A computed fold for an 84-nucleotide RNA from an uncultured Nitrosomonadales bacterium, annotated as c-di-GMP-I riboswitch aptamer. The prediction has a mean pLDDT of 84. Its Rfam family is "c-di-GMP-I riboswitch aptamer". Rfam describes the family as follows. GEMM was predicted in a large-scale screen for bacterial structured RNA regulatory elements.
RNA sequence: UACACAGCAUGCCAAACUCACAGCAAUGUGGGGACGGAAAGCCAUAGGUCCUACUCAAUUUUGAGGGAUAGCUAGGUUACAAAA
Numbered sequence: 001u002a003c004a005c006a007g008c009a010u011g012c013c014a015a016a017c018u019c020a021c022a023g024c025a026a027u028g029u030g031g032g033g034a035c036g037g038a039a040a041g042c043c044a045u046a047g048g049u050c051c052u053a054c055u056c057a058a059u060u061u062u063g064a065g066g067g068a069u070a071g072c073u074a075g076g077u078u079a080c081a082a083a084a
Base pairs, nucleotide, nucleotide: 007080012037013036017032018031019030020029021028022027035071041077042076043075045074046073047072048069049068050067051066054065055064056063057062
């Protein structure tokens, strides 16, 4: 110096629920709130899961397009102080 593991200290994020707003919806944003998290920082590339107002095909429905989910998995990328 780099990587891995870890998280004393300093800190960080923030589930459910709730209020307001946006959306057809999944859900997202902001406030409150903490279940948890060593990347629960960022990226929608692959898979999974969810949605369906609109479009296409088929016409019970479904499939594809489209949208969501990074706190589902894999992957990419950036990163904290002092020790071991």